[in-house]
Context: one part of a larger RNA
RNA sequence: GGAUCUUAGGAUGAUUUUGUCAAAAUGGCUUUUAUCGACCCGUCUUGAAACACGGACCAAGGAGUCUACCUAUUAUGCGAGUGUUGGGGUGGAAAAACCCAAACGCAAACCGAAAGGGAUUUAAGAUGUGAGGCGCAAGCUACAACAUCAACCAAUCAUGAUUCUCUGAAGAAUGACUUGAGUAAGAGCAUAAUCGGUAGGACCCGAAAGAUGGUGAACUACGGUUGAGUAGGGUGAAGCCAGGGGAAACUCUGGUGGAGGCUCGAAGCGUUACUGACGUGCAAAUCGUUCGUUAAACUUGACUGUAGGGGCGAAAGACUAAUCGAACCAUCUAGUAGCUGGUUCCCUCUGAAAUUUCUCUCAGGAUAGCAGGAACAGAUAUAGCAGUUUUAUCAGGUAAAGCUAAUGAUUAGUGGAAUCGGGGGUCUUCGACCUUUGACCAAUUCUCAAACUUUAAAUUGGUAAGAACCAGAAGUUAUCUUAAUUGAACUUUUGGGUAGAAUGCAUUGUUCUUAGUGGGCCAUUUUUGGUAAGCAGAACUGGCGAUGAGGGAUGAACCUAACGUUGAGAUAAGGUGCCCAAAUUCACGCUCAUCAGACACCAGAAAAGGUGUUGGUUAGUUUAAACAGCCGGACUGUGGCCAUGGAAGUCGGCACCAGCUAAGGAGUGUGUAACAACUCACCAGCCGAAUUAACCAGCCCUGAAAAUUGAUGGCGCUAAGCGUGAUACCGAUACUCAACCAUCAAGGUAAAGAAAAACUUUGAUGAGUAAGAGGGCGUGAAGACUGUGUAGAAGGCUUGGACGUGAGUCUGGCUGGAACAGUCUUUAGUGCAGAUCUUGGU
Numbered sequence: 001g002g003a004u005c006u007u008a009g010g011a012u013g014a015u016u017u018u019g020u021c022a023a024a025a026u027g028g029c030u031u032u033u034a035u036c037g038a039c040c041c042g043u044c045u046u047g048a049a050a051c052a053c054g055g056a057c058c059a060a061g062g063a064g065u066c067u068a069c070c071u072a073u074u075a076u077g078c079g080a081g082u083g084u085u086g087g088g089g090u091g092g093a094a095a096a097a098c099c100c101a102a103a104c105g106c107a108a109a110c111c112g113a114a115a116g117g118g119a120u121u122u123a124a125g126a127u128g129u130g131a132g133g134c135g136c137a138a139g140c141u142a143c144a145a146c147a148u149c150a151a152c153c154a155a156u157c158a159u160g161a162u163u164c165u166c167u168g169a170a171g172a173a174u175g176a177c178u179u180g181a182g183u184a185a186g187a188g189c190a191u192a193a194u195c196g197g198u199a200g201g202a203c204c205c206g207a208a209a210g211a212u213g214g215u216g217a218a219c220u221a222c223g224g225u226u227g228a229g230u231a232g233g234g235u236g237a238a239g240c241c242a243g244g245g246g247a248a249a250c251u252c253u254g255g256u257g258g259a260g261g262c263u264c265g266a267a268g269c270g271u272u273a274c275u276g277a278c279g280u281g282c283a284a285a286u287c288g289u290u291c292g293u294u295a296a297a298c299u300u301g302a303c304u305g306u307a308g309g310g311g312c313g314a315a316a317g318a319c320u321a322a323u324c325g326a327a328c329c330a331u332c333u334a335g336u337a338g339c340u341g342g343u344u345c346c347c348u349c350u351g352a353a354a355u356u357u358c359u360c361u362c363a364g365g366a367u368a369g370c371a372g373g374a375a376c377a378g379a380u381a382u383a384g385c386a387g388u389u390u391u392a393u394c395a396g397g398u399a400a401a402g403c404u405a406a407u408g409a410u411u412a413g414u415g416g417a418a419u420c421g422g423g424g425g426u427c428u429u430c431g432a433c434c435u436u437u438g439a440c441c442a443a444u445u446c447u448c449a450a451a452c453u454u455u456a457a458a459u460u461g462g463u464a465a466g467a468a469c470c471a472g473a474a475g476u477u478a479u480c481u482u483a484a485u486u487g488a489a490c491u492u493u494u495g496g497g498u499a500g501a502a503u504g505c506a507u508u509g510u511u512c513u514u515a516g517u518g519g520g521c522c523a524u525u526u527u528u529g530g531u532a533a534g535c536a537g538a539a540c541u542g543g544c545g546a547u548g549a550g551g552g553a554u555g556a557a558c559c560u561a562a563c564g565u566u567g568a569g570a571u572a573a574g575g576u577g578c579c580c581a582a583a584u585u586c587a588c589g590c591u592c593a594u595c596a597g598a599c600a601c602c603a604g605a606a607a608a609g610g611u612g613u614u615g616g617u618u619a620g621u622u623u624a625a626a627c628a629g630c631c632g633g634a635c636u637g638u639g640g641c642c643a644u645g646g647a648a649g650u651c652g653g654c655a656c657c658a659g660c661u662a663a664g665g666a667g668u669g670u671g672u673a674a675c676a677a678c679u680c681a682c683c684a685g686c687c688g689a690a691u692u693a694a695c696c697a698g699c700c701c702u703g704a705a706a707a708u709u710g711a712u713g714g715c716g717c718u719a720a721g722c723g724u725g726a727u728a729c730c731g732a733u734a735c736u737c738a739a740c741c742a743u744c745a746a747g748g749u750a751a752a753g754a755a756a757a758a759c760u761u762u763g764a765u766g767a768g769u770a771a772g773a774g775g776g777c778g779u780g781a782a783g784a785c786u787g788u789g790u791a792g793a794a795g796g797c798u799u800g801g802a803c804g805u806g807a808g809u810c811u812g813g814c815u816g817g818a819a820c821a822g823u824c825u826u827u828a829g830u831g832c833a834g835a836u837c838u839u840g841g842u
Stems, first nucleotide, its partner, number of pairs: 003012003040055004056842006066200005072194007081106003087100004110117002125149005132141003151183002153180003156176003162170003203342002206339001210332006221306009232264003235260001239256007268293003273289002276287002308324001310320002345776006355368001357366003369517002371514008384505003388502002390465006400455001401453002407449003412444001414442003419439009469496009480487001520544004525539005549560003564740006574730003577715003583727001585726006597717001608702003612699010629686002632683002635659003640654003665680001669678002741766009777831001779828010795815004800811004
């Protein structure tokens, strides 16, 4: 404590709340096994799992911001105006707030290069369409806006009455198929927000450079000043001494002497080779042995001088402090980068381009196209629209065809009176005649054309298929037209009358604004270059890009077919021996491969062959006995003639007759030195029914050789191969049905104490890169309101539970120990996986 029963006391007690106890699966998580599917993300790219680049792992940090101006849209205030910038006043501690006029900005007037001129003038125009209003209706009226005319203003080009100060100036009136960002009863100004643009560091990181001012010669280069240092040998210049020779000049010999950018070599200084050691070293240039030089252009200390487009240089672009083909430091400076890389939460809806034109343009931009968003106008129809058809009518010169049609090319003969050229012949040789061959002419014949064509498609493109129509009458008119107020156009008016093809669609048209794109690639067909290409360049269409699913074993593009979440059914392509779901199904043929074959794109073969086998075509032979087999004959003139060393059928040449025959070549082969012999053609016998040749095309075979082992996808199969047909079955995210989610559209409900941005009904749809739009989640801070918290906030941990498509949120437990949350509004240093990102840790 609803409800039920009731003797009205009460009884039973759904549901809800709370405490204690307890169990489980269908729930959650983890692990293992089996089966099926399944390549690593990000990025640039036509295309990435790539032997393309970035990426060991974790935490924290890390990239479209702010200001000014402009365009567009929306909201708010005032409105022919609007606006507090500054100033003044009131106020007050100082501010805020409040009040004020003037100036100034923009707007209210434009046109013109300028001088300069300057928009109704008594009405704010006309026609058509037109929301709305009025009306019972017919209809009338008509906002915005659009279309076509007309008027006005300025400019430009004409015209030029008239006046004046008259070589000129002013200028009424009248025009033009000219131009304007104009007028035609104003619409703006200010503030805020959002998208976009421009200038600023301008989304973030990144140069090679440039400039200004300084600091360095403790390293090192060169100069100067002043100091220091450099075993021991070798060689033996000049000079000098002694002796000899010589008339002399001078010379010879032996010593002495100790010169030299001489020589060997230690220290020192250097550094040739091992291309040795070392090579996270002893060392950001060292160690070992070897080597060069060593009294001078030697080595070295201290001091001093030369400074950056400068020095210094026995010159190597060497050196100038581990920096040098222009040092280092600071600043300009967050330099610039059309280039590379990166760019941070969720869901829903829409959804590209790789093309045109221009560009010191080709790695980029602008422009149009494609695309998103926001509006507006109509609309439920005999309106309207269309990647469609039909009818009518235009346009065209490709395909084909044609060359006894034009142009051009081109083969072959035939006939030619005359004309022209070449060859030959005859003759009385200024030449004539005959013959022949060409040119040329005529009628034929063969073959051709992207830049030939009489003819001429298919496909294609334009227009039309009505009410804004049809027919008649009258009138007006400068330009057009006509001989003409004729036509033409326009105005008025009368009559007719609403399906004047089909099919489909129920969202059709217009405006504003803006992103991305501007590397493309593939297939069928057409097509250009090229020997060809997975080559390069075009056209139409469709795809991939941006796209998954089933099939083609594998795969961007092929075939089927495009996708919300589930369940059921029935299919497509393709399949049905096993891998592997479904036929070891049925019927008829073919094929045997010591390399069989096995399904489009497609991943391998040709010419040429086969007495493998099958089917066919044509022409023969055959009971007047064929073909094949067996058997017999295969003769004579004659050893034909020639040639030859020889040649008697058979090396070679010529000829190839006759006889007898059923038939027998002056000979098809073997053979001989030459003969011989054998054999064949040909004939006959036996046998008794078909047989021969050439060709065509199915399967099969040959043709058919390459480097890791190897591929009808594998196993394997004699069908589970090839060809033809039949039935059944399997098989997708496609189709059908049902449920749910979301989006969009349309309809209904102002009655009542929440919510019209609400509730409700019906229908359709659902792929997506770049990009856009909408709606949400989360973080820091501020304000308002409402709350939580030492009886435990935030934070942390958690295989606990719950909600949401999701970003995320709520909750339990443990920890923790002092702050925190929700709603609304505002605001921003607001969300990380990548940047050879930064710092720290492992």
The part of an RNA shown here (large-subunit ribosomal RNA, domain II) has 842 nucleotides and comes from Flammeovirgaceae bacterium UBA2338. It matches the Rfam family "Eukaryotic large subunit ribosomal RNA". A reference for the family is Yusupov et al. (2001), "Crystal structure of the ribosome at 5.5 A resolution", Science. Its family is annotated with ribosome and structural constituent of ribosome in the Gene Ontology. NCBI's taxonomy places the organism under Bacteria, Pseudomonadati, Cytophagia, Cytophagales, Flammeovirgaceae.